[in-house]
RNA sequence: GCGUCCUUAGCUCAGUUGGUAGAGCGUCGCCCUUACAAGGCGAAUGUCGGCGGUUCGACCCCGUCAGGACGCACCA
Numbered sequence: 001g002c003g004u005c006c007u008u009a010g011c012u013c014a015g016u017u018g019g020u021a022g023a024g025c026g027u028c029g030c031c032c033u034u035a036c037a038a039g040g041c042g043a044a045u046g047u048c049g050g051c052g053g054u055u056c057g058a059c060c061c062c063g064u065c066a067g068g069a070c071g072c073a074c075c076a
Stems, first nucleotide, its partner, number of pairs: 001072007010025004019056001027043005049065005
């Protein structure tokens, strides 16, 4: 340099006809307990990596940029 794939909640990850964004763990509150853990109930949290485009409508399609993984090439 070229190609493919990835980027979604604090962490790990789902999300197929484009039509109101989810789970587990964690965090917080309450219950339970003498107390703690475990357990039960409830709650909060997302500019869906950035910008632009297509569309009535985009996490999803297209372009570009950034970061990351892998392969190939180059270099000697």

Description
The RNA shown here (transfer RNA) has 76 nucleotides and comes from Dechloromonas sp. It was read from a public genome assembly. NCBI's taxonomy places the organism under Bacteria, Pseudomonadota, Betaproteobacteria, Rhodocyclales, Dechloromonas. The coordinates come from a structure-prediction model, not an experiment, and the mean pLDDT is 80.